[in-house]
A computed fold for a 546-nucleotide part of an RNA from a metagenome, annotated as small-subunit ribosomal RNA, 5' domain. Its Rfam family is "Bacterial small subunit ribosomal RNA". Rfam links the family to the GO terms structural constituent of ribosome and ribosome.

Context: one part of a larger RNA
RNA sequence: GAACGAACGCUGGCGGCGUGGAUAAGACAUGCAAGUCGAACGCUAAAUACAGGGUAGCAAUAUUCUGUGUUUGGAGUGGCGCAAGGGUGCGUAACACGUGGGUAAUUUGCCGUGAAGUUGGGGAUAACUUGCUGAAAGGCGAGCUAAUACCGAAUGUGACUGCCGGAGGGCAUCCUCUGGUUUUCAAAGUUGGGGACCGUAAGGCCUGACGCUUCACGAUAAGCCCGCGGCCUAUCAGCUAGUUGGUGAGGUAACGGCUCACCAAGGCUAAGACGGGUAGCUGGUCUGAGAGGACGACCAGUCACACUGGAACUGAGACACGGUCCAGACACCUACGGGUGGCAGCAGUCGAGAAUUUUUCUCAAUGGGGGAAACCCUGAAGGAGCGACGCCGCGUGGGGGAUGAAUGGCUUCGGCCCGUAAACCCCUGUCAUUUGUGAACAAUCCCGUUUACUUAACACGUAAACGGUUGAUAGUAACGAAAGAGGAAGGGACGGCUAACUCUGUGCCAGCAGCCGCGGUAAUACAGAGGUCCCAAGCGUUGUUC
Numbered sequence: 001g002a003a004c005g006a007a008c009g010c011u012g013g014c015g016g017c018g019u020g021g022a023u024a025a026g027a028c029a030u031g032c033a034a035g036u037c038g039a040a041c042g043c044u045a046a047a048u049a050c051a052g053g054g055u056a057g058c059a060a061u062a063u064u065c066u067g068u069g070u071u072u073g074g075a076g077u078g079g080c081g082c083a084a085g086g087g088u089g090c091g092u093a094a095c096a097c098g099u100g101g102g103u104a105a106u107u108u109g110c111c112g113u114g115a116a117g118u119u120g121g122g123g124a125u126a127a128c129u130u131g132c133u134g135a136a137a138g139g140c141g142a143g144c145u146a147a148u149a150c151c152g153a154a155u156g157u158g159a160c161u162g163c164c165g166g167a168g169g170g171c172a173u174c175c176u177c178u179g180g181u182u183u184u185c186a187a188a189g190u191u192g193g194g195g196a197c198c199g200u201a202a203g204g205c206c207u208g209a210c211g212c213u214u215c216a217c218g219a220u221a222a223g224c225c226c227g228c229g230g231c232c233u234a235u236c237a238g239c240u241a242g243u244u245g246g247u248g249a250g251g252u253a254a255c256g257g258c259u260c261a262c263c264a265a266g267g268c269u270a271a272g273a274c275g276g277g278u279a280g281c282u283g284g285u286c287u288g289a290g291a292g293g294a295c296g297a298c299c300a301g302u303c304a305c306a307c308u309g310g311a312a313c314u315g316a317g318a319c320a321c322g323g324u325c326c327a328g329a330c331a332c333c334u335a336c337g338g339g340u341g342g343c344a345g346c347a348g349u350c351g352a353g354a355a356u357u358u359u360u361c362u363c364a365a366u367g368g369g370g371g372a373a374a375c376c377c378u379g380a381a382g383g384a385g386c387g388a389c390g391c392c393g394c395g396u397g398g399g400g401g402a403u404g405a406a407u408g409g410c411u412u413c414g415g416c417c418c419g420u421a422a423a424c425c426c427c428u429g430u431c432a433u434u435u436g437u438g439a440a441c442a443a444u445c446c447c448g449u450u451u452a453c454u455u456a457a458c459a460c461g462u463a464a465a466c467g468g469u470u471g472a473u474a475g476u477a478a479c480g481a482a483a484g485a486g487g488a489a490g491g492g493a494c495g496g497c498u499a500a501c502u503c504u505g506u507g508c509c510a511g512c513a514g515c516c517g518c519g520g521u522a523a524u525a526c527a528g529a530g531g532u533c534c535c536a537a538g539c540g541u542u543g544u545u546c
Stems, first nucleotide, its partner, number of pairs: 001546004006542005013394006019387002026350003030347003035080003040077002043074014087305003097229007106222002111218008119153001121151002128143006158185002162181008189210006197204002231277003238268003243265008280302004284295004307328005330341004358384001360383003366380001367378004397427004408417003431487001433482005446468008490535005495516003501530005511518002
């Protein structure tokens, strides 16, 4: 000199863009952060429309019950999602990360392309009703019912298993294609529309859409393996029994001591094994002319973790932050028998600390989940709020103005400085203030019309064009008008390094200080004042890095 996720002191006008728990991975009150689908299914409550029956009444009518349709709500079965998104950096010196390869040793829900199929049955169960029990959380039993829930059977395009061949290729174990035979293995329905024909009707039938099953390929995502690279320490020199290799078996999606039985005695190490300390890694950031050195906040990729330790279940995917089980610590409820919880999600509280924000708005946009869609959910995200924490921009006025006014300071008492500075005159209107107009981010989805395709069809559906609908930020940005210099400057330094000097007070005292050093009666070095210098909405100090 540059830099910072900074803090502290003094001061503080505006805006834009960023950024903000670095310490206690300490403990957490409260609210929200993952739901959705009725076009898979039964039940239940309400509203409404229609039809039918009953009661009262002469009737209009009132009331009640049943059925059907539509809409809304509730819990439940079922499907998909909850493994993404969001947070933190405890652990980890490791194939964790970076980079380059391998998988002839592998998996991949949803998505895309292609081929084939979707036949016919069965028994339950939740919800519901009811009994017992418990303070509660809840638990146990009896009865009824549905499905795209569950389970047999049929079929086998196909895949898988074993055996027998053929062709091609490679990288050692082998891989690919193909023929015959053999073993095992599937499925589920829902819904829109309809002219003939059949049927009393439901429907059959025709035609679409979404599903379901098997297989192949792709895409996406992941698993595993390997070469190389990146901290300190020898005041750590030897380490290792599943250890190193083999055979066989088990296990996994998959190779492998991954696990086990048996056999052999190996394996690593001064090019640093083993041990100890520290630490998430990278793209990058800071500095520097560079070479290097230090760091890894924000943003992006990746890994690890979710009160502490362990374990598996479900699933395409987890050994799962807002799932389950066990143990522990802590906290809460309790009728003392027993239960409940996990902010390193967003806000917020306490604590420790030099120190780090609102218990805000909206799903309008982007993205995600569910749904045919409308739509619902989304503390992701988009915005607003707070903090000079940082960077950048703007302003605090401009021109004229000498009786060189007054106060103040210095003085050799003549004067000099502050100083065109002020007053005073003439202007301007940035920002702020008041007021008016007033955005972009909006494209979709969806609704309506038209055309084309499909079709038996002017239905439905698909595509295109046109018109309509949707804004949290926000009455914000921006633009216009009004008034008036009015509302807006401080901090540090002044002995040398180092730009900037005098007076008064003090008297080795009080004090200053980055280094040299200053202060013991004229201190440019302490304290105050006037003046000057530097930077400026900041200026200094401290800490850290180069």

Model confidence (mean pLDDT): 84 of 100.